[in-house]
Molecule: transfer RNA
Organism: Branchiostegus argentatus
RNA sequence: AGAGACUUAGGUUAAUGACUAGACCAAGGGCCUUCAAAGCCCUAAGUGGGGGUGAGAACCCCUCAGUCUCUG
Numbered sequence: 001a002g003a004g005a006c007u008u009a010g011g012u013u014a015a016u017g018a019c020u021a022g023a024c025c026a027a028g029g030g031c032c033u034u035c036a037a038a039g040c041c042c043u044a045a046g047u048g049g050g051g052g053u054g055a056g057a058a059c060c061c062c063u064c065a066g067u068c069u070c071u072g
Base pairs, nucleotide, nucleotide: 001071002070003069004068005067006066007065010025011024012023013022027043028042029041030040031039048064049063050062051061052060
């Protein structure tokens, strides 16, 4: 320099045009316990930035940024 893949919660990920974007781990609170661990209940935390298409976008298109891989 060229080509490709990916970017969703603190972490790992699901959701292939419409259900209130779900789950697990982690975090916080509560119950239980003599105390703790385990267990049970609850809470917060969200689609990388911008633009477009569309009745409707995490999802399709463009662009920017970042990460990884391949070729030279």